[in-house]
RNA sequence: GGAUUCGUCCUCUAGGGUUCCGAGUCGGCUACGGCCGCCUGUCUGGUCCAAGGGAGGGCGCGCGCUGCCGAUUGCGGCAGGCGUCACGGAGGGACAAAAGCCCGGGAGUA
Numbered sequence: 001g002g003a004u005u006c007g008u009c010c011u012c013u014a015g016g017g018u019u020c021c022g023a024g025u026c027g028g029c030u031a032c033g034g035c036c037g038c039c040u041g042u043c044u045g046g047u048c049c050a051a052g053g054g055a056g057g058g059c060g061c062g063c064g065c066u067g068c069c070g071a072u073u074g075c076g077g078c079a080g081g082c083g084u085c086a087c088g089g090a091g092g093g094a095c096a097a098a099a100g101c102c103c104g105g106g107a108g109u110a
Stems, first nucleotide, its partner, number of pairs: 006060007015049002020046002022043001023040002026037004061083003065080006085105001087108001091103003
């Protein structure tokens, strides 16, 4: 100085906020059963968002490590196996909004 640490989807979790539901305050109305409106996420929650560095799984891709089958000179198919590691801002973006979401395994650092 350079390269690699794979891609995508599904179901979740830590986490996240507040459109909607629910909860609560206040106000108004009431036929006293409730209804409507504002505000509150410094409301446990349901819906919702959600991880490269969290979990499980599907598919693809890579390796050609193991077995079987086919073919027969290094190839194809099926099944299994392996795919390690990973510190990280500030800032910006989306949806109602926020975030461990996205920019982004980015800048930087090691």

A computed fold for a 110-nucleotide RNA, annotated as Guanidine-I riboswitch aptamer.
Its Rfam family is "Guanidine-I riboswitch aptamer". About the family: This family represents a conserved RNA structure found upstream of the ykkC and yxkD genes in Bacillus subtilis and related genes in other bacteria.